The RNA shown here (small-subunit ribosomal RNA) has 1517 nucleotides and comes from a Clostridiaceae bacterium. The prediction has a mean pLDDT of 83. RNAcentral records the identical sequence in 2 taxa. The source organism's lineage runs through Bacteria, Bacillota, Clostridia, Eubacteriales and Clostridiaceae.
[in-house]
């Protein structure tokens, strides 16, 4: 200032976090296409592909006022004929037609974008080097002649197209002559101008060059010729700008320049002759690819990026290539000639054609319209005009292709209708939505009027727009989505299937993600999808990024071009800044107004167009230039330090080998061995000798060097740095693309050398294997000389230079100060380390040696893989190095840090974890459970610890879930309805039973109006329903196991960290303990630990029968004791000492029944194991319903080759057997369908009988290990399996399939391989007793007491656990992750004998048309000449050039190719185990070599290696 007004993010790598980084999404746009759908109008737009081929029609003609002939019509006049009003014919006039000559126009308009990377385009200049028909304004003129020729006629040729000959004729057609300058050329003079050549004006001389008429009664008009100026259009030149590729680095012979001639409108190698050798190029030439350029369009905050449809400007092209003619203008889209391809006609001789004009056709394609109307408007050509032509144009048609506008109704309307969906069945929702009432009529339909566009005439559009009237809600809504991003949710179906998907990802039986439905959200005549571009993406970063570890610093140096550059004073003005002028077309965009009802659309005005050019000025900064300065840089002088480099020489120790001596059986090597060496004398030891390589100690985050790298001593040569000084130069500087040089190890070539070591190789071990690790040997190589190679984790993973920005502390070299001795101390310069502030950083970390703050220069990066690969090129002897892609594929790959988990990592600690012990298991037999097998069935579950004497505290039937067979179907069981009957009890028949059938007995309870009704129970009937030990423990509840009675697990507030998180909870001690104490950015708290509870050990008190007994027994009495059970006491590190830190606590002691938790039990934190259980129970969903339910009989769960677990009994003398059988001594339990004494019988199991006892009363109940005798080491007087016979008991029933007894039989087994279990004291071991279940059945289980040990040095090791720390590529968390070969499938790609195309050049051949040149071969009107002839011209011939074509060898590029190479991808293939932890041999890099494969080994390097120790440095005191 009227007109600039502005930038949004999200998803996805992880267990979680921060960062880096890619992928994806939300937005806008389109000449679009596809799917579903589709009412109207306005304005626009519509072959992006085959510049592929085209049937048909149209798209450029016009002028009779330039010309001659002809024709038609009309009128007039004349003539002839006769059917006297008609025909024919002649002339004149008028109008018209139109072939031909002539003029102007067909160079505009219209189309297309093939070519073109170029003065093609854009922009700004220039032409003193040019042209311009028609148009405008001037000046001058328009005189006088001539010869032809189309048309036409005749005669020919040809199928046609067309053409030949002869003859006639006109003109504004053609040709001379005259006249002429302000014209042109040449010459001379003057004036003026300019950037060079030169230009302009003027005077003058000579020479040369024009013309056409037509119309009109006329005036006059239209023309013609020469010339000047203007306008318009064009031509040429120049500055700047204009895509990608260097895996295109050199290109160029008319090439670059000159002189001369030619040519052109004009300059010019434009062309030619001669001369010279130049010209372009890293500021990218040449070559290759791609492409019309611009105004603009889309997008974006902008800067930019992409694009060049419609409209406008320029260019190029017109079937392909070449060529000229005409003309003002063309090398000409609808003209000509030639050549090629194609199409058509043909009488085969020859001809014709060119839609990238408008329509239209075929074809191609995902895809793009009518063979329309009109010149009414605008514009163009011709004409004097009328007018003619105009597929330019104006319109209409088709297409939702785009933009814009409108409609599909509006208001009221709750019983919240019906229907749909859903449901917890109550309801909710669809939903005021509908119905219903009232109202309106845009579009559409019917009827009527009716424009503007043309201010006179003329309207294709069009009876269109618009207006009026009428009827009637009537005829007009879809598409997509609903897991997150992203607005919008439920049901059913499906069951990793079908499918979805932009990214993440859904789907394996409860899918808001698939399909359908209901509902909801979004947009709406559209909605989605696909494709492309910009945006988001600061993800190429100018605005506006990075490079220690994420991708990224060149291995290092000196240095070229280039870039950048110290102080002072002048000058210039290129950059810079300001003013002015020109230009930046119009349209578009923006702002303000206006016109269509609005809008889209459109008109006017304005600003703007960020640019370029010219000019004037300013002078701070940069630049250029001049003078000057010394601080940057360099030189000189003095001095010391150093493994700096090269060459030569010298030295000692050690290894090996050789010779000799002594000497004897081994040596060597390893985890252990073996190969190897040795009686032919090794190894060991002594002496002598040879030879090669490397230089212990000193030695040090010490020194030197640019880096690689450099280490014994001496000598020579030589480079650099540092300090002091301040004499000299005076910015001489910094960096450094290319290029050049240096460059570990390995490797290569040639020649030497070769002691040790040692790839390859051989052997021995190890191993499942061992192409390895270990061992014994051993060759290249390692060493030297010369020459290559040129790479490394060439690392500080950190380019170089300069300046600035707190400190502290070591160390190497030098100087100064104080002290004038040395040291110490202080200051300072250069180097080299550590710590640390600010700052930086994603964090880790860096921190004056920066990764801080700034400047300059170079190098490099842009997701992972493919791949540092392929191809090409360069280098190399080779190995190979350097440069360095793409297809394809994935949604990640990655950095730092966090919490866990893990480690064949570390530290501390605990536990019957090991060790020390005791007793076992594993061997035998038996029992029992499991696997397996078998079976009709052997029901089911439990599977490392934490399944396996487990569920099951007890399978002959039952149980029972399994099998076979026989039955039932509202059911064995529950509730409801109806009918009948009490219930119940006793029989008969059939049957294996269930069941079927039949007979009899019996009538109860409550109420009653006596009719009946009701409750319980039974039977029958119908349906709702029952039932399921059917599935899913991975849908669940509950319960349980386990880590683990381990000491842990968390929270609030605060603090630290960007954050995940950390702190607290770590640390020093201590404890059984996160127990307690101390310290501490933490302070507190909770769940756990402990305690509170129970049993037990001592005691007091109270109470006491069935208990007890100091009364001789009984009774009685009593309650002291034993005992029973209530209430108490007691133990707390309380006391003492020592240690400790003055603490917590530990150790010792006293006292005490008990001492440091006294012993035992119950009690189990946050959580882990998708742990176990749907068969205890409960329960969702699914399945079943004359069966997967239910009843019964029988069978099975008890099978038996084998394997495993858990037990019992043994193998014997610490024992067996017999006796003593009562003289021993318990505890805890149990008992009425029971325990059962005593007595009798039986060898015995037991039987008979049965007292007592519902139990401190009676019973089970005898406890057993004990003591005495005998056996004498045996398969036994051990052991008792197995088997036979005879019995007992329980039970409806002991065959399958019980327990027990007696007699007989008398197996294995003589202490148990590898391996492995339990236990730390009243424990292990050993001994018996009881109970639950139970009719009966225990070697099992749960309890009880008796007897009663050994050992623990200790924490190195095994296992498990806790805390701290470390590494990690693990997080489903090591049962993890993960590498390579091989095998299979698919995909893209490299090589490949070649094959087939295509492109641009080059060389040669042929040589069309045609321009130019030459030529008497031939022809020839105008002019000259009296004539002959000449000038000029045509044809023809020849020459230069010359397209297509042909031949040739190369080059580039594409397709394809047997075979072959690697690569990528793909739920469950094979072989190994390379990497991640010290990954079990630390890993990795370069190189060489070997091997099925990962890989191994050698040499050198790195830490991006764990652990332990040492040295040094640092921090703190």
């Nucleotide at each position: 200032u009227u007109a600039a007004c502005a930038g949004a993010g999200a998803g996805u790598u992880u267990g979680a976090u921060c960062c880096u980084g890619g992928c994806u999404c939300a937005g806008g746009a389109c000449g679009a296409a596809c799917g579903c759908u589709g009412g109207c109008g306005g304005c626009g737009u519509g072959c992006u592909u085959a510049a592929c081929a085209c049937a048909u029609g149209c798209a450029a003609g016009u002028c009779g006022a330039a010309c001659g002939a002809g024709c038609u019509u009309a009128a007039g006049a004349g003539a002839a004929g006769c059917u006297u009003g008609c025909u024919u014919u002649u002339c004149u006039u008028a109008a018209g037609c139109g072939a031909g000559u002539g003029g102007c126009g067909g160079a505009c308009g219209g189309g297309u974008g093939a070519g073109u990377a170029a003065c093609g385009c854009g922009u700004g200049a220039g032409u003193a080097a040019c042209u311009u028909g028609c148009c405008u304004c001037g000046g001058a003129c328009u005189g006088g002649g001539g010869a032809a020729u189309a048309a036409c006629a005749c005669a020919g040729g040809g199928a046609a197209a067309c053409u030949u000959g002869u003859g006639c004729u006109a003109a504004u057609a053609c040709c001379g002559c005259a006249u002429a300058a302000u014209g042109u050329g040449c010459g001379a003079g003057a004036g003026g101008g300019g950037c060079a050549u030169c230009c302009c004006u003027u005077u003058u001389g000579c020479a040369c060059c024009a013309a056409a008429g037509g119309a009109g009664c006329a005036a006059u008009c239209c023309g013609g010729u020469c010339u000047g100026a203007g306008a318009u259009g064009g031509a040429c030149u120049c500055g700047c700008g204009u895509c990608c590729g260097a895996u295109u680095a050199g290109a160029u012979a008319g090439u670059u320049g000159g002189u001369g001639a030619g040519g052109u409108a004009a300059c010019g190698g434009c062309c030619c002759a001669c001369c010279a050798a130049g010209u372009c190029u890293g500021c990218g030439a040449u070559c290759g690819g791609u492409a019309g350029c611009c105004g603009g369009a889309c997008u974006g905050a902008g800067a930019g990026g992409u694009u060049g449809a419609u409209c406008g400007g320029c260019c190029a092209c017109a079937u392909u290539g070449g060529g000229a003619c005409u003309g003002a203008g063309a090398c000409a889209c609808g003209g000509c000639c030639c050549a090629g391809a194609c199409u058509c006609c043909u009488a085969c001789g020859g001809g014709a054609g060119g839609c990238a004009g408008c329509a239209g056709u075929g074809g191609g394609g995902a895809a793009u319209a009518u063979u329309a109307g009109g010149c009414a408007a605008u514009g163009g050509g011709g004409g004097a005009a009328a007018c003619c032509c105009u597929g330019a144009c104006c319109u209409a048609g088709c297409a939702a292709c785009g933009c814009c506008g409108c409609g599909u109704g509006a208001a009221g309307g709750a019983u919240g209708a019906a229907g749909g969906u859903u449901u917890u069945c109550g309801g909710a929702u669809u939903g005021u939505a509908a119905a219903c009432u009232u109202c309106u009529u845009u579009g559409g339909c019917a009827g009527g009027g009716g424009a503007c566009g043309a201010u006179a005439a003329u309207g294709a559009c069009g009876g269109u727009a618009c207006c009026c009237u009428g009827a009637g809600a009537a005829c007009a809504a879809g598409c997509c989505a609903c897991g997150g991003c992203u607005a919008a949710c439920u049901a059913c179906g499906u069951g990793c299937c079908a499918g979805c998907a932009g990214c993440c990802g859904c789907g394996g039986u409860a899918a808001u993600a698939c399909g359908u439905a209901g509902g909801u959200g979004g947009c709406g005549a559209g909605c989605g999808u696909u494709g492309u571009c910009c945006g988001g993406a600061u993800u190429u970063a100018c605005u506006g990024g990075g490079u220690g570890u994420a991708a990224a610093g060149g291995g290092c140096g000196a240095g070229u071009a280039g870039g950048c550059g110290g102080g002072a004073c002048g000058g210039a003005a290129a950059g810079u800044c300001a003013g002015a002028u020109g230009u930046g077309a119009a349209a578009u965009a923006c702002c303000g107004a206006g016109g269509c009802u609005u809008a889209a659309c459109u008109u006017c005005g304005g600003g703007g167009c960020u640019g370029c050019a010219u000019u004037u000025g300013a002078a701070a900064c940069u630049u250029c230039u001049g003078u000057u300065c010394u601080u940057g840089a360099g030189u000189g002088a003095u001095g010391g330090a150093g493994a700096g480099g090269c060459a030569g020489g010298c030295g000692g120790a050690a290894u090996u080998c050789c010779c000799g001596g002594u000497g004897u059986a081994g040596c060597g090597g390893u985890g252990a061995a073996a190969u190897g060496c040795a009686u032919a004398g090794a190894g060991a030891u002594c002496g002598g000798g040879a030879g090669g390589a490397a230089c212990a100690c000193c030695a040090g985050u010490g020194g030197c060097g640019a880096a690689g790298g450099c280490g014994g001593c001496c000598u020579g040569c030589u480079g650099g740095a540092c300090a002091u000084u301040a004499a000299c130069u005076g910015a001489c500087g910094c960096u450094g693309a290319g290029g050049c040089g240096c460059g570990a190890a390995a490797g290569u070539g040639u020649g030497g050398g070769g002691a040790g070591c040692a790839a390859a190789c051989a052997g021995g071990a190890u191993u499942a294997g061992a192409u390895a690790c270990c061992c014994u040997g051993g060759u290249a190589g390692u060493c030297c000389a010369c020459a290559c190679c040129g790479u490394a984790a060439a690392c500080g993973a950190u380019g170089g230079a300069u300046a600035c920005u707190a400190g502290g502390u070591g160390u190497g070299g030098g100087g100064g100060g104080u002290c004038u001795g040395a040291c110490c101390c202080c200051c300072u310069c250069c180097g080299u380390g550590c710590c640390g502030c600010a700052g930086u950083u994603a964090a880790c970390a860096c921190a004056a040696u920066a990764a801080g703050u700034a400047u300059c220069c170079c190098a490099c990066c842009u997701g992972g893989g493919g791949a540092g690969u392929a191809c090409g090129a360069u280098c190399g002897c080779a190995a190979g190095a350097u440069u360095g892609a793409a297809a394809c594929u994935c949604a990640a790959a990655g950095g730092a840090a966090u919490u866990g988990a893990c480690g064949g990592g570390g530290g501390c600690c605990c536990g019957c974890a090991c060790a020390a012990g005791c007793a076992g298991u594993g061997g035998a037999g038996u029992a029992u459970g499991u696997u397996g097998u078998u079976u009709a069935a052997u029901u089911c579950g439990a599977c490392g610890c934490a399944a396996c004497g487990c569920g099951a505290a007890g399978a002959a039937c039952c149980u029972u879930a399994c099998c076979a067979g026989g039955g039932u179907u509202u059911g064995a069981c529950a509730u409801c309805u109806g009918a009948g009957g009490a219930a119940u009890c006793c029989g008969g028949u059939g049957g294996a039973a269930a069941c079927a059938u039949u007979g009899g007995a019996g009538u109860g309870c409550c109420c009653u109006u006596c009719g009946g009704g009701g409750a319980a129970c039974c039977u029958c009937a119908a349906g709702a329903c029952a039932g399921g030990u059917g599935g899913u423990g991975c849908a669940u509840g509950g319960u349980u196991g386990u880590c683990g009675u381990c000491a842990g697990c968390u929270c609030g507030u605060g603090u630290c960290g960007u954050g995940a998180g950390a702190u607290g909870u770590u640390g020093g001690g201590u404890u059984a303990a996160g127990u307690c104490c101390c310290g501490c950015a933490a302070c507190g708290a909770g769940c756990g630990c402990a305690a509170c509870c129970c049993c037990u050990a001592u005691u007091g008190u109270c109470a006491g029968u069935u208990g007890c007994u100091a009364c001789g027994c009984a009774a009685g009495a009593g309650c002291a004791c034993u005992c029973u059970g209530g209430c108490g006491a007691g133990a707390c590190u309380g006391c003492c000492g020592u240690u400790g830190a003055c603490a917590a606590a530990a150790c010792g002691g006293a006292g005490g029944a008990a001492g440091g938790u006294g012993g035992g039990g119950a009690c189990g934190a946050c959580g882990u194991c998708a742990a176990a259980u749907c068969a205890u129970c409960a329960u969702g969903c699914c399945c079943u319903u004359u069966a997967u339910a239910u009843c019964c009989u029988g069978g099975g769960c008890u099978a038996c080759a084998a394997a495993c677990g858990u037990a019992c009994u043994a193998c014997a003398a610490u024992g067996g057997u017999g006796g003593c059988c009562a003289u021993a001594c318990a505890g805890a339990g149990c008992g009425a369908g029971g325990c059962a004494a005593a007595c009798u019988c039986g060898c015995g199991a037991g039987a008979g009988u049965g007292a007592g006892c519902g139990a401190a009363c009676c019973g089970c109940u005898a406890a057993a290990a004990g003591c005495c005798a005998u056996c004498u080491c045996a398969g036994u007087u051990c052991a008792g399996a197995u088997u036979g016979c005879a019995g007992u008991c329980u039970g409806c029933a002991a065959c399958c399939c019980g327990a027990c007894u007696g007699c007989a039989u008398g197996a294995a087994g003589u202490c148990g391989g590898a391996a492995u279990u339990g236990c730390u004291a009243g424990u292990a071991a050993u001994c018996g007793c009881g109970g639950a279940u139970c009719a009966g059945c225990a070697u099992g289980c749960c309890g009880c007491g008796g007897u009663g040990a050994a050992u623990a040095c200790g924490u190195u090791c095994c296992c498990g656990g806790g805390c701290c720390u470390u590494g990690u590529a693990c997080a489903c968390a090591c049962c993890g992750c993960c590498c390579g070969u091989c095998a299979a499938g698919c995909c893209a790609u490299g090589a490949g004998a070649g094959u087939c195309g295509u492109g641009a050049a080059c060389a040669c051949c042929c040589g069309a048309a045609g321009u130019c040149c030459a030529u008497a071969g031939u022809c020839u009107a105008a002019c000259c000449g009296c004539a002959a002839g000449g000038a000029g011209g045509g044809c023809a011939u020849g020459g230069c050039c010359g397209a297509a074509g042909g031949u040739g060898g190369g080059c580039g590029u594409g397709a394809u190719g047997a075979u072959u190479g690697g690569g990528g991808c793909u739920a469950a293939g094979u072989c190994g185990u390379a990497a991640c932890a010290a990954g079990g041999u630390a890993g990795c890099c370069g190189u060489a070599u070997c091997g099925g494969a990962a890989g191994g080994u050698g040499c050198g390097g790195c830490u991006g290696g764990a652990u332990c120790a040492c040295c040094u440095c640092c921090u703190u005191u």